[in-house]
Context: one part of a larger RNA
RNA sequence: GGAUGAACGCUAGCGGCAGGCCUAAUACAUGCAAGUCGAGCGGGUAGCAAUACCAGCGGCAAACGGGUGCGUAACGCGUAAGCAACCUGCCCUCAACUGGGGGAUAGCCCUGCGAAAGCGGGGGUAAACCCGCAUAGUCCCUUAGAGUCACCUGGCUUUUUGGGUAAACAUUUAUGGGUUGAGGAGGGGCUUGCGUCUGAUUAGCUAGUUGGGGGGGUAACAGCCCACCAAGGCGAUGAUCAGUAGGGGUUCUGAGAGGAUUGGCCCCCACACGGGUACUGAGAGACGGACCCGACUCCUACGGGAGGCAGCAGUAGGGAAUAUUGGGCAAUGGAGGCAACUCUGACCCAGCCAUGCCGCGUGCAGGAUGAAGGCGCUCAGCGUUGUAAACUGCUUUUAUCAGGGAAGAACUGUAGUCCUGGGGGAUUAUUUGACGGUACCUGAGGAAUAAGCACCGGCUAACUCCGUGCCAGCAGCCGCGGUAAUACGGAGGGUGCGAGCGUUGUCC
Numbered sequence: 001g002g003a004u005g006a007a008c009g010c011u012a013g014c015g016g017c018a019g020g021c022c023u024a025a026u027a028c029a030u031g032c033a034a035g036u037c038g039a040g041c042g043g044g045u046a047g048c049a050a051u052a053c054c055a056g057c058g059g060c061a062a063a064c065g066g067g068u069g070c071g072u073a074a075c076g077c078g079u080a081a082g083c084a085a086c087c088u089g090c091c092c093u094c095a096a097c098u099g100g101g102g103g104a105u106a107g108c109c110c111u112g113c114g115a116a117a118g119c120g121g122g123g124g125u126a127a128a129c130c131c132g133c134a135u136a137g138u139c140c141c142u143u144a145g146a147g148u149c150a151c152c153u154g155g156c157u158u159u160u161u162g163g164g165u166a167a168a169c170a171u172u173u174a175u176g177g178g179u180u181g182a183g184g185a186g187g188g189g190c191u192u193g194c195g196u197c198u199g200a201u202u203a204g205c206u207a208g209u210u211g212g213g214g215g216g217g218u219a220a221c222a223g224c225c226c227a228c229c230a231a232g233g234c235g236a237u238g239a240u241c242a243g244u245a246g247g248g249g250u251u252c253u254g255a256g257a258g259g260a261u262u263g264g265c266c267c268c269c270a271c272a273c274g275g276g277u278a279c280u281g282a283g284a285g286a287c288g289g290a291c292c293c294g295a296c297u298c299c300u301a302c303g304g305g306a307g308g309c310a311g312c313a314g315u316a317g318g319g320a321a322u323a324u325u326g327g328g329c330a331a332u333g334g335a336g337g338c339a340a341c342u343c344u345g346a347c348c349c350a351g352c353c354a355u356g357c358c359g360c361g362u363g364c365a366g367g368a369u370g371a372a373g374g375c376g377c378u379c380a381g382c383g384u385u386g387u388a389a390a391c392u393g394c395u396u397u398u399a400u401c402a403g404g405g406a407a408g409a410a411c412u413g414u415a416g417u418c419c420u421g422g423g424g425g426a427u428u429a430u431u432u433g434a435c436g437g438u439a440c441c442u443g444a445g446g447a448a449u450a451a452g453c454a455c456c457g458g459c460u461a462a463c464u465c466c467g468u469g470c471c472a473g474c475a476g477c478c479g480c481g482g483u484a485a486u487a488c489g490g491a492g493g494g495u496g497c498g499a500g501c502g503u504u505g506u507c508c
Base pairs, nucleotide, nucleotide: 001508002507003506004505006504007503008502009501010500013360014359015358016357017356018355019353020352021318026316027315028314030313031312032311035060036059037058040057041056043054044053045052046051067271068270069269076196077195078194079193080192081191082190083189086188087187088186091184092183093182094181095180096179097178098177099133101131102130103129108123109122110121111120112119113118139164140163141162144159145158146157147156148155149154169176170175197243198242199241204234205233206232209231210230211229212228214226215225216224246268247267248266249265251260252259253258273294274293275292276291277290296307297306298305299304324350326349327348328347332346333344334343335342336341363394364393365392366391373385374384375383376382377381400444401443402442403441404440408435413430414429415428416427417426418425419424452497453496454495455494456493457478458477459476463492464491465490466489467488473480474479
C1' cells in the first nucleotide's frame, strides 16, 4: 500500500447493488416452515336436492427443498478412470396383457380402563388394502448344446429340458390409471491411479490382523460376517500415535513464482439434544418418523406421560459484535391432483444496520470600503483568515408538495373462430401483481433541506503563538517534555481524505 462477514471513537444528506451470530453444535416461550388426491373406498354432518364440509382406510410425496460445520487427515474431497460385480419410484420410447375368485380391517355401533397421553374387548363393513387361481414372454431358476466377443472369474446372441412369478380399476366416456418385459434419460452404489496440514522431544504398529478355499449376507465386489487353515500385512518414500481441520470451485495479495483463505454463491461430504438400533420404502438407517439408553425441560390426580429451532422470525445467555415474532404465492421452482386448485418462512419482496462497493448532492458566476471579528507581528498599522462574507445575478440535481404512472404477465380458466384422423395446436376477447400508487415522468416555489474526521519533529503533505516545566502528557519507529517545546494541552493558520475519517484485530 492493498484486503476484510469486522469491531471501537467522532461524524452523518440521498440512491442502486450486495452483505449481516466469525463467540455457546448453548438452552429455547410463541407462531408458521409438508402436504395433497372425493376422478381409489365406505361412512358422518348440513341441506328437499344439487352440492359443500369432516375424520378414517388407501395412493403419491414427506430421502427434495431449507440449516449448520460437531465429527472426519478419510477413496472424505479434487481429478482421471473402471464395474464381464451393481440398483434406479416418478419421466420418455417400444412390445404384450388387464380373466375369474376369496379374505381381513379402520371408520361405525355396543362397551371397559385411564387425571391425561392414550389403550383395550365384542359386533359388523368398503376399496386401486391383503391372498390364492388362470393366462405367460426375449422375465427368474434349471438341463444340454451352438455361435461370437473379451479383460481371469465371464459377457452377448440363439436353440433346448423341467419348474416358477402378474394385474385395478375410476370417470363427466374425452381420458386417467394397473401388470410384465426391453431400451433411454436423469440419479445413485462400489473399486482404483494420482494429489490432499503439523509434529520423530511419536519408531515400531497390527489377531478379523494379512491371505486362502468354503458358507452366510448384500442391489453388488469384498473379513462385510462366520467356522477352519496358513502366518502373514504396514513402516524413515514416515507406519502407528498426538495435535489441528469439513474438502473443492473460488477469494485476497503479489510483476511473477508463491503465500494466505474457504464468509456470501455453486458442487460434494458429515450432522440433526448425546449415543445406539432397525422398520417402511425405488431411495433413509430418515432435521420437523419409530424404538431403547442417557442428560435436561415441562404436565401430573404421583399411577404415568410430553418435548427436541444447526428451518423462518423471535427470546435468554455468551460476546467487541451481527437484523423483522413483516407481506405474498404475482413471478421462478417443488409436492399432490385429469384439471380447477391446495400447500410451499424454498423463493420473490419489503423492514433494520454507512457493514462494504458504486453513483449523486451539500450550489454556480460576479463581488475589495481587501468590512467587522479572530490570530500574528519589528504593534497605532501592517500581515493573514480572504472573494471568504455581506451584496447582485443565475440554476433547482437532491429534499418538500401537487399531478400522471409502469415493465416484471407468460400462463391457466371461460367464451368465440380456424386448423387437425386423433391427441392437440393457432388466434381473438376476457381474467391474474405481494412489491406499489413503488420506480419513473411532469410541474411548483425557494440557496432553499445537507460536512466532517485525522494529522502538521523526521519517516510524511502541512507552522506559529500561548499554557505547562522530566510535571501533565505524547509515541508506529527514532524519540519529545528538566522556562523561549513547529513532538504535551489549547488557539489561529495549514495539509490529507471526504459521507465519511481515524484507531484496533487479521492476511498478503
Molecule: small-subunit ribosomal RNA, 5' domain
Organism: Spirosoma lacussanchae